[in-house]
RNA sequence: AGAGUUUGAUCCUGGCUCAGAACGAACGCUGGCGGCAGGCCUAACACAUGCAAGUCGAACGCCCAGCAAUGGGAGUGGCAGACGGGUGAGUAACACGUGGGAAUCUUCCUCGUAGUACGGAACAACUCAGGGAAACUUGAGCUAAUACCGUAUACGCCCUUCGGGGGAAAGAUUUAUCGCUAUGAGAUGAGCCCGCGUCCGAUUAGCUAGUUGGUGAGGUAACGGCUCACCAAGGCGACGAUCCGUAGCUGGUCUGAGAGGACGACCAGCCACACUGGGGCUGAGACACGGCCCAGACUCCUACGGGAGGCAGCAGUGGGGAAUUUUGGACAAUGGGGGAAACCCUGAUCCAGCCAUUCCGCGUGAGUGAAGAAGGCCUUCGGGUUGUAAAGCUCUUUCGGCAGGAACGAAACGGUUACGGCUAUUACCCGUGAAUACUGACGGUACCUGAAGAAGAAGCACCGGCUAACUACGUGCCAGCAGCCGCGGUAAUACGUAGGGUGCGAGCGUUAAUCGGAUUUACUGGGCGUAAAGCAUGCGCAGGCGGCGGUUCAAGUCAGAUGUGAAAUCCCCGAGCUUAACUUGGGAAUUGCGUUUGAAACUAGAUCGCUAGAGUACGGUAGAGGGGGGUAGAAUUCCACGUGUAGCAGUGAAAUGCGUAGAUAUGUGGAGGAACACCGAUGGCGAAGGCAGCCCUCUGGGCCUGUACUGACGCUCAUGCAUGAAAGCGUGGGGAGCAAACAGGAUUAGAUACCCUGGUAGUCCACGCCCUAAACUAUGUCAACUAGUUGUUGGAAGAGUCAAAUCUUUCAGUAACGCAGCUAACGCGUGAAGUUGACCGCCUGGGGAGUACGGUCGCAAGAUUAAAACUCAAAGGAAUUGACGGGGACCCGCACAAGCGGUGGAUGAUGUGGAUUAAUUCGAUGCAACGCGAAAAACCUUACCUACCCUUGACAUGCCAGGAAUCCGAGUGAAAGCUUGGAGUGCUCGAAAGAGAACCUGGACACAGGUGCUGCAUGGCUGUCGUCAGCUCGUGUCGUGAGAUGUUGGGUUAAGUCCCGCAACGAGCGCAACCCUUGUCAUUAGUUGCUACAUUUAGUUGGGCACUCUAAUGAGACUGCCGGUGACAAACCGGAGGAAGGUGGGGAUGACGUCAAGUCCUCAUGGCCCUUAUGGGUAGGGCUUCACACGUUAUACAAUGGUCGGUACAGAGGGCAGCAAAGCCGCGAGGUGGAGCCAAUCUCACAAAGCCGAUCGUAGUCCGGAUUGGAGUCUGCAACUCGACUCCAUGAAGUCGGAAUCGCUAGUAAUCGCGGAUCAGCAUGUCGCGGUGAAUACGUUCCCGGGUCUUGUACACACCGCCCGUCACACCAUGGGAGUGGGUUUCACCAGAAGCAGGUAGCGUAACCGCAAGGGGCGCGCCUACCACGGUGAGAUUCAUGACUGGGGUGAAGUCGUAACAAGGUAACCAUA
Repeated sequence: AGAGUUUGAUCCUGGCUCAGAACGAACGCUGGCGGCAGGCCUAACACAUGCAAGUCGAACGCCCAGCAAUGGGAGUGGCAGACGGGUGAGUAACACGUGGGAAUCUUCCUCGUAGUACGGAACAACUCAGGGAAACUUGAGCUAAUACCGUAUACGCCCUUCGGGGGAAAGAUUUAUCGCUAUGAGAUGAGCCCGCGUCCGAUUAGCUAGUUGGUGAGGUAACGGCUCACCAAGGCGACGAUCCGUAGCUGGUCUGAGAGGACGACCAGCCACACUGGGGCUGAGACACGGCCCAGACUCCUACGGGAGGCAGCAGUGGGGAAUUUUGGACAAUGGGGGAAACCCUGAUCCAGCCAUUCCGCGUGAGUGAAGAAGGCCUUCGGGUUGUAAAGCUCUUUCGGCAGGAACGAAACGGUUACGGCUAUUACCCGUGAAUACUGACGGUACCUGAAGAAGAAGCACCGGCUAACUACGUGCCAGCAGCCGCGGUAAUACGUAGGGUGCGAGCGUUAAUCGGAUUUACUGGGCGUAAAGCAUGCGCAGGCGGCGGUUCAAGUCAGAUGUGAAAUCCCCGAGCUUAACUUGGGAAUUGCGUUUGAAACUAGAUCGCUAGAGUACGGUAGAGGGGGGUAGAAUUCCACGUGUAGCAGUGAAAUGCGUAGAUAUGUGGAGGAACACCGAUGGCGAAGGCAGCCCUCUGGGCCUGUACUGACGCUCAUGCAUGAAAGCGUGGGGAGCAAACAGGAUUAGAUACCCUGGUAGUCCACGCCCUAAACUAUGUCAACUAGUUGUUGGAAGAGUCAAAUCUUUCAGUAACGCAGCUAACGCGUGAAGUUGACCGCCUGGGGAGUACGGUCGCAAGAUUAAAACUCAAAGGAAUUGACGGGGACCCGCACAAGCGGUGGAUGAUGUGGAUUAAUUCGAUGCAACGCGAAAAACCUUACCUACCCUUGACAUGCCAGGAAUCCGAGUGAAAGCUUGGAGUGCUCGAAAGAGAACCUGGACACAGGUGCUGCAUGGCUGUCGUCAGCUCGUGUCGUGAGAUGUUGGGUUAAGUCCCGCAACGAGCGCAACCCUUGUCAUUAGUUGCUACAUUUAGUUGGGCACUCUAAUGAGACUGCCGGUGACAAACCGGAGGAAGGUGGGGAUGACGUCAAGUCCUCAUGGCCCUUAUGGGUAGGGCUUCACACGUUAUACAAUGGUCGGUACAGAGGGCAGCAAAGCCGCGAGGUGGAGCCAAUCUCACAAAGCCGAUCGUAGUCCGGAUUGGAGUCUGCAACUCGACUCCAUGAAGUCGGAAUCGCUAGUAAUCGCGGAUCAGCAUGUCGCGGUGAAUACGUUCCCGGGUCUUGUACACACCGCCCGUCACACCAUGGGAGUGGGUUUCACCAGAAGCAGGUAGCGUAACCGCAAGGGGCGCGCCUACCACGGUGAGAUUCAUGACUGGGGUGAAGUCGUAACAAGGUAACCAUA
């Protein structure tokens, strides 16, 4: 420090997610030791049991034990129970933090001053008598005190009218001290006041009656409405009062570079609370956790009369919860209470126990060790890996276990003693020192030593990317994983397991919550034209900001000094535990606040000036600026009359409609309403909305010029006020045209639309509302600065002109381009989206939603303000490349058109689908499957079915045994097979024995075998777009980038063919050419070919190679030449010559790629599957079925023909298991025959259409030949299922074929025959060959396909795309809802415990006064005021729930349409009805 994720790719915006750190954690798996810490975050829920606050006999009396010393006990009294310990419910507050302040108190402690005198009356305990279950309690009597009371005294103290008045004490004892009283000071602690800081909500905007202040009084330790009486009417609040919600605050902790953000466990400071609520008492201190009283809820005891209790102390229990420990030891240390002290108490504390809960440390061994062991896993079977890892050998012994030793923490107090102080004192006491006695829970623990022995000690997560780490098997969109993207549908590095690896390690992962990354709330440090975001516009109060110069002040600001900022923490330097964590010493820091001294630039304040901002007056000037009134013409419609006749209107085409009752058209006249052609313009005016005939009137603003004046008067603007298109609303008018709704006609599958005919609100006017628009420049207002060019509007100055025109400069507008700069890009660019300043508004992922609820406004419609639950991982902007468009331009193709012939109808053949079947084997399925794989299914083929057999196998390699091989039989059987007889002995080496090679048989195991599956695991091959002209690269340049350029443009071509131009220059694969064939010629050669000469029945023979031909080599054609067009190019048009002319014709040749196209059944091959069978053999059957449908073809329907007779002319091929001649036989298929031929020699082999003649005469025929009967031939082991052919007989459909559709542009279509492959036999198929031999193309509007450029796009599995809404079903959250049930709170009223205060006629009463009566005082009782709980009523608010209901979201492939994206097929969108 970043990364993943929107896209085909890119840049940006923007959210989501991850890597880090951290935790009082929990859960899962695992677990050796030690140290230091931490340990109910939930129910402030309820608590059994024990302990947590006592102590003092040196304050007092008594009782008990004891002979006594002495010890013990309850009580009176004193001090302490206000500390320590717990918790965080409440509290948004002077509660806390920080800094100040004055009107206070303060036990114990310290230092002073002055005292401590004399008396008195009681009450507990105790005794007696009662009550009660208990708790406890009543009456009578005795008694002490440092308990209580009075008197005296009063330096100082308090009050005071300044005369005076008031007020104290306690003693104990070891005789020296400790106490006590009053008072002053200090210290400590506490109370009070103030400034500043301290969460969220405005869908909480007004709150307040002791409220705010004053006077007086009361009260308090103390100020104060703290309380009361009276008076005044104030006080708080947009700088956020009040109300709601949430919360203890801080030092700090975690994180972060920091600024910040989140948190407030442990430790420390403060506060609050102690079952809930209220109250006081005592006391220095409390309204008191382990005190009291009352009320309430709950629990317990009870003899039912009444009582007791409060773990948010330490342990512990139940409960809640994901979750948090022992009913331990000790006062040894530290600290606290009491005491003179010893000492006692202390769940504070110190320790131990439990828990991997955090942090830190250590260990689980070290060295050597290659046969790279075995085993595991993988494998290309060679090996690789686990892996020096193990074993083995040599060492070590931390930790743990065993044994032994053994601490620090302990120093004091105490007693002894020395010195000093105190003092009259060598007593005492205090301080310091010396030696000395006692004291350890932890704990026989830390630590040390010894012996033994590698011995007792490793897991967890992950391995698709982010993110370090890969293979096998299993599974097969299942099971499962997942933080995000996403994996899994038969080869999963993503699931599960294993091997291996990576990371961390006594831990490792997961989950929750926090900060970071997130500059994703932006102070540091973001934005607002199009991504979310500028208010519709202006005016303007508060607020914020503000021109130039002088003087002053010192609030802000800056600097110095100083006080404070607790300690701990963090940081730095040291120290102590073996180290570290941890502990500890010192420092720094604590960014803050206060006080004080200074500075005076800047800001603020005060004051004096200035004129550049702003404004006023005067002078000009343009304008659809606004309000009111008047008025003109054109047009539409209507009315009246005239002319006139059959249509008009309307549309893509029609119809509805109007018209013979006279329309439309046309002429004249009239009525009425609305709007203002031309001028008219990227012209003008206005703040925006908006404003248009002309005239009058009232009126606002702007601009220009320069003189005078004022003297900062300015800019912006939350709330507020005003204006605000259209639609809409109210009242009253008006209504020509247009026109929501509505009606009719069309269109359509439908058409509640688009189109047409009508038509009402409305549009218009007046007044009043509404207040929204894509109210847009999607661009807030103001000011300053920063290159220019061109147009235009309004002024001014100058030049110029007779006047104009025109030119120059300048101010104010309004447009187009453009530099720098900015921007994600598009673009903006002095009128900024540039560079800056001031102020306002607004944004923070998409959806839910501008919705719900609440408030405000409105007559209503609705407007405004404005959420959440839930859900998704995107939504979006700009640009790029494609694809697509019922977008555009250009071009091509038998694409259309022009023609010729077909298919679709019939019969047959053949293939397919479907059906059938034991099987009808399998594959191919739009073009690009269907006479296709199959260039030949009777058996075989054959893969299918049935039956019978074989199991190392029909075939390959290796091993063992036997045998040569091979040949001839027999039985059984459908055959295969099974059983069995006989003959036979080879080749090489070797002397032989024997061995070897080939072959056969038997055996065992490795293995064979599979036309079984997957063409979506593959190779290879092929089809297709398409023989279309395209597809790319290198370097350079442009762009942030995807990419672009080149390859686009102007011409041209069959062509990205060529030329020109050009930030491109070149190159490659394609095109073309090179290749084959054909067309012409030449040369060479001349048999089996040819033959002019001679000869013959015959190229038969001789001669010959001129010709034809054959087959090898060459020539030839290149827009080369001429003319024209063109840009002087490329090229095109025409011509000449030429056998051939513009690629001469035909073929081979198929770029990058597309279709997961086809093929695992040609072959090869990964994986899976079968292994006495999915392998192998045999026989028979099937692939040949048949209501039907489709494709491809053959033959026809006839006279351009059929039949019969005669007759002419090819090319290219084949032939030895072959082609087969002549001759003979048969009507014929064919038979017989066998010459010749391994073929330019022989043969298949007569070509047919054609030509000549005859016949038929338009008919189901002398057309057509299916079907059927009979008889045959050939092939073949075998023609039944199931071959071809021949002859005789039979003679079906069919008379040119609906919608639709195919081929073909010249030696082509059409037509005619011939040959080959396959093949024993079997073509109407297929591949070739030649014969005869046309018609037409104006042209590119349209259909189809393709190419190039451009444009739009919400498409990119790319229009067979994307995508919207209703309805139906399921689930989820939410609004409304008659209501219902809770919580909180306000107001009014009732009520009133305990208690303090006040009153008091009743009752009681030791101290003082009084001789007494009595008084004073006090207590009880009663009353009053205040008040908790409680009750009633009315509201407010919040939560839960509710029949029904509204919309929303999400779901599998549901239904209906097709609204949007292309001109999306009616351009889309905004507001409104």
Molecule: small-subunit ribosomal RNA
Organism: uncultured bacterium